[in-house]
Predicted 3D model of a 130-nucleotide RNA (SAM riboswitch aptamer (S box leader)) from Flavobacteriales bacterium UBA7690.
Model confidence (mean pLDDT): 81 of 100.
RNA sequence: CGCUUAUCCAGAAAGGCAGAGGGACUGGCCCUGUGAAGCCUUGGCAACCGUCCGGUGGUGAUCCAUCGGGUAGGUGCUAAAUCCAGCUCCGUCACCCCGGGCAAUGAACCGGGGCGGGGAAAGAUGAGCC
Numbered sequence: 001c002g003c004u005u006a007u008c009c010a011g012a013a014a015g016g017c018a019g020a021g022g023g024a025c026u027g028g029c030c031c032u033g034u035g036a037a038g039c040c041u042u043g044g045c046a047a048c049c050g051u052c053c054g055g056u057g058g059u060g061a062u063c064c065a066u067c068g069g070g071u072a073g074g075u076g077c078u079a080a081a082u083c084c085a086g087c088u089c090c091g092u093c094a095c096c097c098c099g100g101g102c103a104a105u106g107a108a109c110c111g112g113g114g115c116g117g118g119g120a121a122a123g124a125u126g127a128g129c130c
């Protein structure tokens, strides 16, 4: 790097070095000399794995599955929902915008956007695997 799977609207910052970028990508919108990235130190958050306890089911037991609780050993994280959107489907047209509808204005109606919701993709992290 790749494959499988689970989760992603909660949570958690100070100091030192450094010196202009950063928030994956694109668009937006943000953060940033009141100091970005990166590195180091100290703290914090968090139960994915591990570990401990208990319930239930399978079993004679080991053990396995599942649920609940404890615990920071292994990871991870510590601006904004994965910052928002991107592709697609449904709804709405109550309200706003654009286009069609007409010679023109308006309405019915049609399409698109905004808006609300679902799913996917992509990404991140864990666990397992090659």
Base pairs, nucleotide, nucleotide: 002129003128004127005126006125007124008123013042014041015040016039017038021031022030023029025086026085027084028083043078044077045076048074049073050071051070052069053068054067055066056065057064058063082122087119088118089117090116091115096113097112098111099110100109